[in-house]
This is a predicted structure of a 104-nucleotide RNA (SAM riboswitch aptamer (S box leader)) from uncultured Lutibacter sp. The model forms 97% of the base pairs in the Rfam consensus. NCBI's taxonomy places the organism under Bacteria, Pseudomonadati, Bacteroidota, Flavobacteriia, Lutibacter.

RNA sequence: UUAUUAAGAAAGGCAGAGGGAAUAGACCUGUUGAAGCCUUAGCAACCCUUUAUUUAUAAAGAAGGUGCUAAAUUCUACUGCAAAAUUCAGUUGUGGGAAGAUAA
Numbered sequence: 001u002u003a004u005u006a007a008g009a010a011a012g013g014c015a016g017a018g019g020g021a022a023u024a025g026a027c028c029u030g031u032u033g034a035a036g037c038c039u040u041a042g043c044a045a046c047c048c049u050u051u052a053u054u055u056a057u058a059a060a061g062a063a064g065g066u067g068c069u070a071a072a073u074u075c076u077a078c079u080g081c082a083a084a085a086u087u088c089a090g091u092u093g094u095g096g097g098a099a100g101a102u103a104a
Base pairs, nucleotide, nucleotide: 001104002103003102004101005100010040011039012038013037014036018029019028020027023077024076025075026074041069042068043067046065047064048061049060050059051058052057053056073099078096079095080094081093082092083091
């Protein structure tokens, strides 16, 4: 920089109190065992392999390089529009953005 980000997929061992990126709030999760490390298994299909063609797409695949395996990236934060109510504050729905994550 570009693409994706509501799909999918867990057991065991060590360990022993936190964890869900950071800040704030909410919510959730954890001694019926969190984080972390290891083993095995799985998911997905970014890179990759094969085929077809219009050369950029489609289909199939999974040996290898990553990634991932509670909850939408757990939700909100900035902003446009819409609705009800309305003095204000605020609420709900929806789109965009920012930040983050992963890949090339």

The RNAcentral record of the sequence draws on MGnify.